[in-house]
RNA sequence: CGCCGAAUCCUUGGCUGGAGGCUAGGGAACCGGGGACCCAAAGUUGUUGGGGCGAAUCUCGCGGACAGACCGCUAGUAGCGCUGCUCUUUCGGCGCGAGCCCGUCAGCUAACUCGGUAGGCCAUAGAGAGAGG
Numbered sequence: 001c002g003c004c005g006a007a008u009c010c011u012u013g014g015c016u017g018g019a020g021g022c023u024a025g026g027g028a029a030c031c032g033g034g035g036a037c038c039c040a041a042a043g044u045u046g047u048u049g050g051g052g053c054g055a056a057u058c059u060c061g062c063g064g065a066c067a068g069a070c071c072g073c074u075a076g077u078a079g080c081g082c083u084g085c086u087c088u089u090u091c092g093g094c095g096c097g098a099g100c101c102c103g104u105c106a107g108c109u110a111a112c113u114c115g116g117u118a119g120g121c122c123a124u125a126g127a128g129a130g131a132g133g
């Protein structure tokens, strides 16, 4: 300069003479959860509890495990992202396909209500069409 992601912008007070920084708030914007009628649907209890954020689900095989649940590995896969002026789309190419949280509890859901605004990054920087700048 760009990318993933909601994760950006403005503003008030204090700590300082000032800037910067730290800290306690507020607003806008974006994002997520809870929550009626109607509709939908079964589920729970003696247990395969159930659910949320997210693209991140699922399967064969092998191993651990008495069977199973579960865990690990290879190979795939639903799905997701990038390909550099922007958007849509096609081809080719390059990647991801995790992790965390609630705590026995939640379908949808108007009013209402509760939260978040973090963190982490690459080299494939190719081509065609349409529209715009």
Stems, first nucleotide, its partner, number of pairs: 002121003008028008029117006039107001049105001050102004058076002061073004079096005085132007